[in-house]
Context: one part of a larger RNA
RNA sequence: GAACGAACGCUGGCGGCAGGCCUAACACAUGCAAGUCGAACGUGAAGCGGGGCUUCGGCCCCGUGGAAAGUGGCGGACGGGUGAGUAACGCGUGGGAAUCUGCCCAGCAGUACAGGAUAACCACGGGAAACUGUGGCUAAUACUGUAUACGCCCUUCGGGGGAAAGAUUUAUCGCUGUUGGAUGAGCCCGCGUCGGAUUAGCUUGUUGGCGGGGUAACGGCCCACCAAGGCUACGAUCCGUAGCUGGUCUGAGAGGAUGAUCAGCCACACUGGGACUGAGACACGGCCCAGACUCCUACGGGAGGCAGCAGUGGGGAAUAUUGGACAAUGGGGGCAACCCUGAUCCAGCCAUGCCGCGUGAGUGAAGAAGGCCCUAGGGUUGUAAAACUCUUUCAGCGGGGAAGAUGAUGACGGUACCCGCAGAAGAAGCCCCGGCUAACUCCGUGCCAGCAGCCGCGGUAAUACGGAGGGGGCUAGCGUUGUUC
Numbered sequence: 001g002a003a004c005g006a007a008c009g010c011u012g013g014c015g016g017c018a019g020g021c022c023u024a025a026c027a028c029a030u031g032c033a034a035g036u037c038g039a040a041c042g043u044g045a046a047g048c049g050g051g052g053c054u055u056c057g058g059c060c061c062c063g064u065g066g067a068a069a070g071u072g073g074c075g076g077a078c079g080g081g082u083g084a085g086u087a088a089c090g091c092g093u094g095g096g097a098a099u100c101u102g103c104c105c106a107g108c109a110g111u112a113c114a115g116g117a118u119a120a121c122c123a124c125g126g127g128a129a130a131c132u133g134u135g136g137c138u139a140a141u142a143c144u145g146u147a148u149a150c151g152c153c154c155u156u157c158g159g160g161g162g163a164a165a166g167a168u169u170u171a172u173c174g175c176u177g178u179u180g181g182a183u184g185a186g187c188c189c190g191c192g193u194c195g196g197a198u199u200a201g202c203u204u205g206u207u208g209g210c211g212g213g214g215u216a217a218c219g220g221c222c223c224a225c226c227a228a229g230g231c232u233a234c235g236a237u238c239c240g241u242a243g244c245u246g247g248u249c250u251g252a253g254a255g256g257a258u259g260a261u262c263a264g265c266c267a268c269a270c271u272g273g274g275a276c277u278g279a280g281a282c283a284c285g286g287c288c289c290a291g292a293c294u295c296c297u298a299c300g301g302g303a304g305g306c307a308g309c310a311g312u313g314g315g316g317a318a319u320a321u322u323g324g325a326c327a328a329u330g331g332g333g334g335c336a337a338c339c340c341u342g343a344u345c346c347a348g349c350c351a352u353g354c355c356g357c358g359u360g361a362g363u364g365a366a367g368a369a370g371g372c373c374c375u376a377g378g379g380u381u382g383u384a385a386a387a388c389u390c391u392u393u394c395a396g397c398g399g400g401g402a403a404g405a406u407g408a409u410g411a412c413g414g415u416a417c418c419c420g421c422a423g424a425a426g427a428a429g430c431c432c433c434g435g436c437u438a439a440c441u442c443c444g445u446g447c448c449a450g451c452a453g454c455c456g457c458g459g460u461a462a463u464a465c466g467g468a469g470g471g472g473g474c475u476a477g478c479g480u481u482g483u484u485c
Stems, first nucleotide, its partner, number of pairs: 001485004006481005013357006019350002021315001026313003030310003035074003040071002043068001047064007081268003090193007099185002104181008112146004121136006152161003166173003194240003201231003206228004211223003243265004247258004270291005293304004321347001323346003329343001330341004360390004370381004394426001396421005404412001429474005434455003440469005450457002
């Protein structure tokens, strides 16, 4: 000098764009953040219409209606958060072969027949609750069997095995098998990836083989047997630290430092472990077990997980609203209408940063008054002010008023922007002035009080302390502190 997710002190007019818990991966009240489909299915509340009965309270039946819960499908593995762990094929880059891939695209073929259940519901129970038991009824695109299946799978090549689901507004949406694609994912390898040798030896599923098991798939991934290997001074092992990258900051560069925001990958979801379902999870707002913590309890037993968006306590030098809308973009479901979406788009708060603008312009010497200095002549503040003339950006008030939306639909928003009105009117501070370093005098103080980045100032004339006048620098900021180059 530059930079910052900054903080602190003094000060503070406006706008645009961005950014905003770096600390306790500390604990969390409350609300919301993942649903949707009646064109898969059986029930069918309220309301409305009609009829019947009535003790005038209401009850029953039919139709319409479609709430709510349930079965079933798809989604909840995306999107959003965090950086604890991890020195690792985790990441970056370049390769590889032994794999899977819902929805989507393309091709080929098919969609036949039959069956038994079960929730909801009803009845009776248990429980304080969470919830749950027994019996009975019922549907399906839920479940099961049979048939067929070129291609598909297994095969000792003889053969063996395997599918489907229908719905409706009749035009579609589906369903099954298989081939290929696309996308996504799993796996392996070369190279690169912090510090410590005051860590020198480490290793027994360890290293390799044969056979098997397991997986979508290769493999000590796992197991039995056999061999005795494997790594290491080119740093193994151990210890410490750390998410990695594109990038960011600095620098002429080489390099150094760094990894906030945005983007890619990874890991995690109270702590530890486990599997289930599924195309995909070992699953943030799913399940089970254990633990710590919090809450409810009728003491028998239960409930919970903000590192989602807001918000609270706590920690801290320090970091925002318990806001609006699905209008746009995108996502899930649905044929669709549409529903959901704290993703997102907006608004609010904060000079946190960057950028832009304003706080007026011109004329104005009796160089006014006042202040300060003085050799008492004067000098300086200073064209500065006043005064006169003018302008109206921004803010204010009144009126109009978008684009963003291919047909409809606008949260933002009566916003941006445009027109008009009034009036210089509402809008300047901070640091410094001994040298480095730009800017000097007076008074006070008297090694005191104090200053200070380094050198150093202060003990009676201090340009270095404190005040004043004057001056220098930057400016809605200016200084200080911290950190990096």
Overview: This is a predicted structure of a 485-nucleotide part of an RNA (small-subunit ribosomal RNA, 5' domain) from a metagenome. The RNAcentral record of the full RNA draws on SILVA. The coordinates come from a structure-prediction model, not an experiment, and the mean pLDDT is 89.